[in-house]
Molecule: transfer RNA
Organism: Polyrhizophydium stewartii
RNA sequence: GGGGUUGUAGCGCAGUGGUAGCGCGUCUGCUUCGCAUGCAGAAGGCCUUGGGUUCGAUCCCCAACUGCUCCA
Numbered sequence: 001g002g003g004g005u006u007g008u009a010g011c012g013c014a015g016u017g018g019u020a021g022c023g024c025g026u027c028u029g030c031u032u033c034g035c036a037u038g039c040a041g042a043a044g045g046c047c048u049u050g051g052g053u054u055c056g057a058u059c060c061c062c063a064a065c066u067g068c069u070c071c072a
Stems, first nucleotide, its partner, number of pairs: 001071005007065001010024004018055001026042005048064005
């Protein structure tokens, strides 16, 4: 320098055009003398950035940035 791939909650990951969910974690309540377990609930996301397409974009297109990887 060129090719591929990745970016979504604190962490690990789903989500093939219609207001984004799961597990773990955190917090609250119930249960206990107390803790753990269990049960119920809650908080926490401008979905990497900027454009474009569309009535509508996490999703499709373009560029940039980040990590990983391959070639030279």